[in-house]
RNA sequence: GGCCUAGUCUCAGAGAUGAGAACGGAGGAACCAAUUAAUUGGGGUUAAUUCUACUAGUGUAGAAGGGAUGAGAUUUACUCUUUCGCCAUCCUACCCGUCAGCUAACUUCGUCGGCUAAAGCGAAGG
Numbered sequence: 001g002g003c004c005u006a007g008u009c010u011c012a013g014a015g016a017u018g019a020g021a022a023c024g025g026a027g028g029a030a031c032c033a034a035u036u037a038a039u040u041g042g043g044g045u046u047a048a049u050u051c052u053a054c055u056a057g058u059g060u061a062g063a064a065g066g067g068a069u070g071a072g073a074u075u076u077a078c079u080c081u082u083u084c085g086c087c088a089u090c091c092u093a094c095c096c097g098u099c100a101g102c103u104a105a106c107u108u109c110g111u112c113g114g115c116u117a118a119a120g121c122g123a124a125g126g
Stems, first nucleotide, its partner, number of pairs: 001116004008021005022111006032101001041099001042096004049064006065092006080126007
């Protein structure tokens, strides 16, 4: 420098850090929705879920789903760029703590972390 991501930018500072902007979440009326009880707890971020079998449990295995990457090249007169299908590889995590429908005002939190490895085919748009 590039990629995933809200996870960026500006100012001050030697730094630690602070302030602001922007972006992304959560809580929270009326109206609306919902309407017995219920631990079979429930809810939230996220791609990170569901089902089946086994297991006392933790978990294990399989299937499905979801996410990321795939230089170059093809579908073309050329260039740039987006998307889809198949295929290949990898990932599929975490938090709240018994509590949360939506939600104006209002309140509050976050702006981390990771990768830089591999490399394909076909098609459709701008």

A computed fold for a 126-nucleotide RNA from a soil metagenome, annotated as c-di-AMP riboswitch aptamer (ydaO/yuaA leader). RNAcentral holds the sequence, with entries from MGnify. Its mean pLDDT, the model's own confidence on a scale to 100, is 76.